A computed fold for an 84-nucleotide RNA, annotated as c-di-GMP-I riboswitch aptamer. The prediction has a mean pLDDT of 86. Its Rfam family is "c-di-GMP-I riboswitch aptamer". Rfam's curators write: GEMM was predicted in a large-scale screen for bacterial structured RNA regulatory elements.

RNA sequence: CAACGAUAAAGGCAAACCAAUGGAAAUGUUGGGACGCAAAACUAUAGGGUCUUACCUUAAAAAGGAAGAUAGCCAGUCACCGAA
Numbered sequence: 001c002a003a004c005g006a007u008a009a010a011g012g013c014a015a016a017c018c019a020a021u022g023g024a025a026a027u028g029u030u031g032g033g034a035c036g037c038a039a040a041a042c043u044a045u046a047g048g049g050u051c052u053u054a055c056c057u058u059a060a061a062a063a064g065g066a067a068g069a070u071a072g073c074c075a076g077u078c079a080c081c082g083a084a
Base pairs, nucleotide, nucleotide: 004082005081012037013036017032018031019030020029021028022027035072041077042076043075047074048073049070050069051068055065056064057063
């Protein structure tokens, strides 16, 4: 340095659910709460996947479509510690 990840040390994050609140929705934020996490840190007009449909297309129904979301789906970037 790279890889790896312990019943180590220090420090950290916080699923479901509940309350408040933003949003058309997906879902976000704040507080509570811990299922878990060695990147559960950052990145979403320069990757793939997934979710949603206010809006647009179609006469309607229905369907289709992200410019809306998701990094705790994969991915990319950077990083703490150091047993085997």